[in-house]
Bacterial small signal recognition particle RNA from an Actinomycetota bacterium, 99 nucleotides, folded computationally.
RNA sequence: GGUGAGGUCCCGUGCGACGCCGCACCGUGAACCUGGUCAGGGCCGGAAGGCAGCAGCCAUAAGCGGCCCGCGGCGGGUGCCGCGGUCCGCCGCGCCGGU
Numbered sequence: 001g002g003u004g005a006g007g008u009c010c011c012g013u014g015c016g017a018c019g020c021c022g023c024a025c026c027g028u029g030a031a032c033c034u035g036g037u038c039a040g041g042g043c044c045g046g047a048a049g050g051c052a053g054c055a056g057c058c059a060u061a062a063g064c065g066g067c068c069c070g071c072g073g074c075g076g077g078u079g080c081c082g083c084g085g086u087c088c089g090c091c092g093c094g095c096c097g098g099u
Base pairs, nucleotide, nucleotide: 001096002095003094004093006091007090008089010085011084012083013082014081015079016078018075019074020073021072022071023070025066026065027064028063034059035058036057037056042051043050044049
């Protein structure tokens, strides 16, 4: 001086971890303007029976709260991780040649 492989840096990507958001899930959740069941009472009826229906109870909407685990999306001063690229620079290494 040439050349080869590698490390680092850089780029892309996969996976993982973390964070955020959404869904799902859980809880809560309506005087009446939601649903069901409707004691009592009311109404209709001669009666049998029927009708509407407050409270209560059950369920639920929006909303609110939670969220260990699950699904999806997003993020980066994320990783002793995988794959691919780059190899300008930096780090040493092998080989070849010259002095």

The source organism's lineage runs through Bacteria, Bacillati and Actinomycetota. It was read from a public genome assembly, where an Rfam model found it. Rfam family: Bacterial small signal recognition particle RNA. By type it is a non-coding RNA gene.